[in-house]
């Protein structure tokens, strides 16, 4: 440098195909509760921020465009992975 592929919430990881049902599946951690003499297993609820609470605000690498709406489309840059090539 050439060609895939990836970068999502504390972690892990779906979700892009054909944009709205999305604060975004499941899962481990964690928090409270049930169970239990206790603990552990299980089981429930909860787990971005603010609000009592309707609700409302921010976000999917970064920065821009496109739409009424973007994690999903589009450009460009940044990171990490495979492979090739190129140097030695």
């Nucleotide at each position: 440098g050439c060609g895939g592929g990836g970068g999502u919430u504390g972690c892990c990881g779906a979700g892009u195909u054909g944009g709205g049902a999305c604060a975004a599946a499941g899962g481990c951690g964690c928090a409270g509760g049930a169970c239990u003499u206790a603990a552990g297993a299980u089981c429930c609820u909860g787990u971005c921020c603010c609000a009592u609470a309707g609700g409302g605000g921010u976000u999917c690498g970064u920065g821009g465009g496109u739409u009424c709406a973007a994690a999903u489309c589009c450009c460009a840059c940044c990171c990490c992975c495979c492979g090739c090539a190129c140097c030695a």